This is a predicted structure of a 338-nucleotide RNA (Bacterial RNase P class A) from a Deltaproteobacteria bacterium.
[in-house]
C1' cells in the first nucleotide's frame, strides 16, 4: 500500500423569517399572545416471540409449530459455544442437520427393467436350433440397476411446544331523540248515525273479551285490566368525554463469573409525542462534509454542485427488508520498504 472477513457508532450543526400540533399561563370558555414538548435505526413488512386486558377453561382427537448437542433468555422460529457437512488460500460465511429395518406414495429423460424384479445384449448349459428354456459373471442406459436403493421444506413416524381475541382489548361517565320499565292524574271499550269539510267534544243506537265489588242466581250497574292524552321516576344502548397511555425485561460507565451469549453488585441519568385517521414542516443564511472547474510552486483561494432510506398510533425482545455518505475497533491474504 492493495484486496478482503466480522462487530459498531454516527446519520449534519447554529441562527433567523414563514407555518404544523400538543401541554401549561393570561385572556371571557372567543379571537389573540408568552412559555416548554414534538419520530427512527430501521418508528416498516406485521413474520416470530412475550407484557398487559378480556373471554373460555374437565381431559383427548384434530389442527399449527420446531427439530444435531449443551447453553442464555419472561419467551421465541432469536441469540452464544461446540459437532458434523458444504464455500473460501484464509479471517470468516451458509445449512428444517431427528427417523427410509412402522407403512404408503414417488423416482423425469434414457433404459428390457426404477424397487410385489426383471432379461436388451455378450457368455455358460440344455433344446425341437437365425428360435425357445434355464442360469446369473460381464456390457450397455442413466443421478440411482436390486443393495434391506434413492427421497420425509411428499404423507407419515418418534420428541418437545402452542386455549381464543386482540388497545377498535377493557374500565368508568353519560346527552338530545325514539324505544323499554314502573307511577300519578285525566278521559275510558268497539262499531254505525247526526249537525258543519275535518278533528275534538257531545247526543243516538247496535254490539262486548278479562277480572273484582254490589246481589241468592241471572240481568243490570259500579270499578279495574286493555286504549288515549298529559306529568314524574328509572333500566340499557348511541353521540360523545375520562382512563388503559407510556419510566421500561429502560439507557451509559465501572466491576465480577462466564470462551461467549448472558447474569450478580454498584454509580448515575431520563417531568415533557402520546392522537383523535393522526402534528414534527418549507426557505434563506452561515459553519462543516464530499466532489468538479478554475487561479497559484505551495499553503491556500474562487465559483458550482451534492447530501439517502424513510415516519410513531398500547408497549417490549427479535427476525427480514430499504439506505447516499462519514468514522471507530478487531482478524485474514496478497505486495513493497526497514
Nucleotide at each position: 500500500g492493495g484486496a478482503g472477513u466480522g462487530g459498531g457508532u454516527c446519520g449534519g450543526a447554529u441562527c433567523a423569517u414563514c407555518g404544523c400540533u400538543c401541554c401549561c399561563g393570561c385572556g371571557a370558555u372567543a379571537a389573540g399572545c408568552g412559555g416548554g414538548g414534538g419520530a427512527g435505526g430501521a418508528a416498516a413488512g406485521u413474520c416470530c416471540g412475550g407484557a398487559c386486558a378480556c373471554c373460555a377453561a374437565g381431559g383427548g382427537c384434530a389442527g399449527g409449530g420446531u427439530g444435531c448437542a449443551g447453553g442464555c433468555u419472561a419467551a421465541c422460529g432469536g441469540c452464544c459455544u461446540g459437532g458434523c457437512g458444504g464455500a473460501g488460500c484464509a479471517a470468516u460465511c451458509c445449512g428444517a442437520c431427528g427417523g427410509a429395518a412402522a407403512g404408503u406414495g414417488c423416482c423425469a429423460c434414457a433404459g428390457a427393467g426404477a424397487c410385489g424384479a426383471g432379461u436388451c445384449u455378450u457368455c455358460c448349459g440344455c433344446u425341437u436350433a437365425u428360435g425357445g428354456c434355464g442360469g446369473a459373471a460381464g456390457g450397455g442406459u442413466g443421478a440411482a440397476a436390486c443393495g434391506c436403493g434413492g427421497u420425509a421444506a411428499a404423507c407419515c413416524c418418534c420428541a418437545c411446544c402452542c386455549g381464543g381475541u386482540g388497545c377498535a382489548a377493557g374500565g368508568c361517565c353519560a346527552a338530545a331523540u325514539a324505544g323499554g320499565u314502573c307511577u300519578c292524574u285525566c278521559c275510558u271499550u268497539u262499531c254505525a248515525a247526526c249537525g258543519a269539510g275535518u278533528c275534538c267534544g257531545g247526543u243516538u243506537g247496535a254490539g262486548u273479551u278479562c277480572c273484582c265489588g254490589c246481589c241468592a242466581a241471572a240481568a243490570g250497574u259500579g270499578g279495574g285490566a286493555c286504549g288515549g292524552a298529559g306529568g314524574g321516576a328509572u333500566g340499557g344502548g348511541u353521540c360523545g368525554g375520562c382512563u388503559g397511555c407510556u419510566a421500561g425485561a429502560g439507557g451509559c460507565c465501572c466491576u465480577c463469573a462466564g470462551u461467549a451469549a448472558u447474569g450478580g453488585g454498584g454509580g448515575u441519568c431520563c417531568u415533557a409525542a402520546g392522537a383523535g385517521a393522526a402534528a414534527u414542516g418549507a426557505u434563506g443564511a452561515u459553519c462543516g462534509c464530499c466532489c468538479c472547474g478554475c487561479c497559484u510552486c505551495a499553503a491556500g483561494g474562487c465559483g458550482g454542485g451534492g447530501g439517502a432510506c424513510a415516519g410513531g398510533a398500547u408497549c417490549c425482545g427479535g427476525c427480514u427488508u430499504a439506505c447516499a455518505g462519514a468514522c471507530c475497533c478487531a482478524c485474514u491474504c496478497c505486495u513493497u520498504u526497514u

The sequence is in RNAcentral, with records from ENA. It matches the Rfam family "Bacterial RNase P class A". Its family is annotated with tRNA processing, dimeric ribonuclease P complex and ribonuclease P activity in the Gene Ontology.